This is a predicted structure of a 265-nucleotide RNA (Bacterial large signal recognition particle RNA) from an Anaerolineae bacterium. Its Rfam family is "Bacterial large signal recognition particle RNA". The family is grouped with related families in Rfam's "SRP clan". It is annotated as a non-coding RNA gene. Its mean pLDDT, the model's own confidence on a scale to 100, is 77. The RNAcentral record of the sequence draws on ENA. It is recorded under the gene name ffs.
[in-house]
RNA sequence: UCGUGCUAAGCGGGGCGCUAGCGGUGCCUUGUACCCGUAAUCCGCUACAACGGGGCCGAAUUCCCCUUCGAGGGCUCUGACGGCUUCUGGGACUGCCUGGCUAAGCGGCGUUGAAGGUUGGGUCCUGUGCGGCGCAGGCCCGUGAACCUGGUCAGGACCGGGAGGUAGCAGCCAUAAGCGGUACCCUGCGGGUGCCACGGGGCAGCCUGGCCUGAGCUGGCUGGUCUGGUAAGCCGGGGGUCGCGGUUCGAAGAGGGGUGCACGA
Numbered sequence: 001u002c003g004u005g006c007u008a009a010g011c012g013g014g015g016c017g018c019u020a021g022c023g024g025u026g027c028c029u030u031g032u033a034c035c036c037g038u039a040a041u042c043c044g045c046u047a048c049a050a051c052g053g054g055g056c057c058g059a060a061u062u063c064c065c066c067u068u069c070g071a072g073g074g075c076u077c078u079g080a081c082g083g084c085u086u087c088u089g090g091g092a093c094u095g096c097c098u099g100g101c102u103a104a105g106c107g108g109c110g111u112u113g114a115a116g117g118u119u120g121g122g123u124c125c126u127g128u129g130c131g132g133c134g135c136a137g138g139c140c141c142g143u144g145a146a147c148c149u150g151g152u153c154a155g156g157a158c159c160g161g162g163a164g165g166u167a168g169c170a171g172c173c174a175u176a177a178g179c180g181g182u183a184c185c186c187u188g189c190g191g192g193u194g195c196c197a198c199g200g201g202g203c204a205g206c207c208u209g210g211c212c213u214g215a216g217c218u219g220g221c222u223g224g225u226c227u228g229g230u231a232a233g234c235c236g237g238g239g240g241u242c243g244c245g246g247u248u249c250g251a252a253g254a255g256g257g258g259u260g261c262a263c264g265a
Base pairs, nucleotide, nucleotide: 001265002264003263004262005261006260010056011055012030013029014028015027016026020046021045022044023043024042034054035053036052037051038050063258064257065256066255067254068253072249073248074247075246076245079244081243082242083241084240085239086238087237088236089235090234093233094232095230096229097228099226100225101224102223104222105221106220107218108217109216116212117211118210119209120208121207122206123205124201125200126199127198128197129196130194131193133190134189135188136187137186138185140181141180142179143178149174150173151172152171157166158165159164
């Protein structure tokens, strides 16, 4: 150096989570990579750190180590970072809403007379009369009593020798209180009463007639200004998430190095 047969190793790795720790089941990633059983109410182990059973390959393209590159995951003290979202506070500015003032522009009213002044009336209060309405009483009508109301009192009763007399039930008639009615009439009282009449008061405001005078008045819209509110924009703070940045672990890929035993030639 070659050949044959073995053995160690390998037949996936990594991050998160769980755990005292390790590995696995779980989630994610890389990307293709033997099989069966167990496991989240977890399973198996203990630094040689899954266990049990079976299979393949085998000292190198496949195993081990280093470097590089870097998918992806965790953390984020740091950041006067940026986007989105949520909570909280503010009220300077923009917006929106409310109210006051102004009168520059537009509009409306105004010489068929604005605003103002003056005078009368109304609106307001009060009294009287009349009317109306309501209530009560009267008047009027009806009804209204077993006995304790009246009249007449059949029958019957009582007194009397008789003539005659007395009380009187029912019935009938009438009536009292009471009950009911009443369109009119009379009296009294009342009011959220009146296109009524008359008197007194008041007259700030508003409406209106007459007179004087002669050009403004209004504020609907826009504008200006002030006040109050709202919190959409905005400003401050807290939380979540994403991106950038930092840090940590790090798959696949690339490069370099290393690796046992036996027999035979």